[in-house]
Molecule: FMN riboswitch aptamer (RFN element)
RNA sequence: GAAAGCCUUUGGGGCCGGGUGAAAGUCCCGACCGGCGGUCACAGUCCGCAAGCGGCUUCUCCCCGAUGGGGACUGCCGCAGGAUCCGGCGCAAUUCCGGAACCGACAGUUACAGUCUGGAUGGGAAAAGGUGAAA
Numbered sequence: 001g002a003a004a005g006c007c008u009u010u011g012g013g014g015c016c017g018g019g020u021g022a023a024a025g026u027c028c029c030g031a032c033c034g035g036c037g038g039u040c041a042c043a044g045u046c047c048g049c050a051a052g053c054g055g056c057u058u059c060u061c062c063c064c065g066a067u068g069g070g071g072a073c074u075g076c077c078g079c080a081g082g083a084u085c086c087g088g089c090g091c092a093a094u095u096c097c098g099g100a101a102c103c104g105a106c107a108g109u110u111a112c113a114g115u116c117u118g119g120a121u122g123g124g125a126a127a128a129g130g131u132g133a134a135a
Base pairs, nucleotide, nucleotide: 005131006130007129008128009127010126016030017029018028019027031115032114033104034103035049036048037047038046044102045101052079053078054077055076056075060072061071062070063069064068084100085099086098087097088096106118107117108116
C1' cells in the first nucleotide's frame, strides 16, 4: 500500500392558474418535473444501465398427494417503451451560456394521465461506509 468476497446504509421529481363539461390533477390554454454510470467540460434528448412483461435456469434451499410436480435463489435470453437542433465561448461541450424545440412504462378512472391512485413498506442501475487488512 491493495483485490475478490462478505456486511450495513442510502438510492425519483412534478397539475399552481384558467377553459369546456353531468363528470377531467386524464381533454384544451398556460404551469411544473428530470433516476444511475460514462463522456477532454456539468446531459431527461449522445453511449450504456435500471424499473415492466415473458421464457429458460446448474448448484443450493423450501413445499406437496413425490421415480414426479411446484416454488425460492442465482444466472442468462427475448419482448415492450421516448425525445435536439441552431448560435456563442473554448484545446475540448448534441453536456456550459443564449435561443427555439421535443419526450415521458404498465394497470385503474363518471373523460384519453410524465404530474392522481395502484402493483410498491416492492424492485433497482448505482453510491457511500465497514470488513477483508497485519509487521